[in-house]
Molecule: Bacterial RNase P class A
Organism: Candidatus Limnocylindrales bacterium
């Protein structure tokens, strides 16, 4: 000096003027006071909170899927002090604040395999492919039953060692054997199952033995295990209007019917008066931003190399993604130069 990796913060600051939104004051235009984000985004996961619903169970259909002495919005059941009831008592029962520890949680951190980078590091939906389906682009004979060149061959065939294809072609590599050959046989080596020893909390490691296996993709379909009742703040509670409409009661000198003048009886208009639902409205849920299609900004100076990036709160919290101009600071790797 150049080349990186990790992890962390900033994403503006100060004055002036002068506007939106919401509360309070004052009293009519003034003052105070509060006003986006690191992701507010995607609505992906997980809960809180609200309405329904609920015997068991199973399908379906969603999430998780190596390990936990850590963390963790939140949530469960228990131990227990008062109180309370019972009881002469001793005790026993109910209920339970604070504490205390357990489990049970999206994910996070850490560890463990894998697999990538010289290295700092990275990256993994990481259970199964040895249950059954299905797919594997070009290229190649062939992507799962096959032989193009080739090898041998009694020309009927056998073989897959070598050759090409390709991300992948029935495991490597050596010996044996064989007409050529092939895990066909052995030895070491890969990987699965089981089992002893040892390290470790576990996941694994390391080693020893037995049985055994032969492409891959489960972010295809499946299949195993373990969780999950549905919907979502337009959830949902609460007030509640009419000259609009239902029910019930009464009044009556009205009107139609009953032969109908009268009395009764029924209808039916008119006035009263009571009930209960519904619309539009309103108010909670809802906030030290805060709703109403919905404020959170502009212009200007100074300081600066510059004030510009994704972006826009709608019930809340805890996550995961995903974008994001420019700038800080920390630790580290690896080259290359000088001392």
């Nucleotide at each position: 000096g150049g080349a990186g990796u990790u992890g962390g913060c900033c994403g503006g600051g100060c004055g002036g003027c002068g506007g939106c939104c919401c509360c309070g004051a004052c009293a009519c235009u003034u003052c105070g006071g509060g006003g986006a984000g690191g992701a507010a985004a995607g609505u992906c996961c997980g809960g809180a909170c609200u309405u329904c619903g609920c015997a068991g169970g199973g399908c379906a259909c969603g999430g998780c899927g190596c390990c936990g002495a850590c963390c963790g919005a939140g949530g469960g059941g228990g131990c227990c002090a008062a109180a309370g009831c019972u009881g002469u008592a001793a005790a026993g029962c109910u209920c339970g604040a604070a504490g205390c520890a357990c489990c049970c949680a999206a994910g996070g951190c850490g560890g463990g395999c894998g697999g990538g980078g010289u290295g700092a590091c990275c990256c993994g939906a990481c259970g199964g492919a040895a249950a059954g389906u299905g797919c594997c682009a070009c290229a190649g004979a062939a992507a799962c039953a096959u032989a193009c060149c080739g090898c041998c061959u009694u020309c009927g065939g056998g073989c897959a060692a070598g050759g090409g294809u390709g991300a992948a072609a029935u495991c490597g590599c050596g010996a044996g054997g064989u007409a050529a050959g092939a895990g066909c046989u052995c030895a070491c080596g890969u990987c699965u199952c089981g089992g002893g020893g040892u390290g470790g909390a576990a996941a694994c490691g390391c080693u020893c033995c037995g049985a055994g296996a032969g492409g891959g993709c489960a972010a295809a379909c499946c299949c195993c295990g373990c969780c999950g009742g549905a919907a979502g703040c337009a959830a949902g509670g609460c007030c509640g209007a009419a000259u609009a409409g239902g029910g019930g009661g009464g009044c009556g000198a009205c009107g139609a019917c009953g032969c109908g003048g009268c009395c009764c009886g029924c209808c039916g208009a008119g006035c009263c008066c009571c009930c209960g639902g519904g619309u539009u409205g309103g108010c909670c849920g809802c906030u030290a931003a805060g709703a109403c299609a919905a404020a959170u900004c502009g212009c200007c100076g100074c300081a600066c190399a510059a004030a510009c990036a994704c972006a826009g709160a709608a019930u809340c919290c805890g996550g995961c993604u995903u974008a994001c101009a420019g700038g800080c600071c920390a630790a580290c790797u690896c080259c290359u130069c000088u001392u």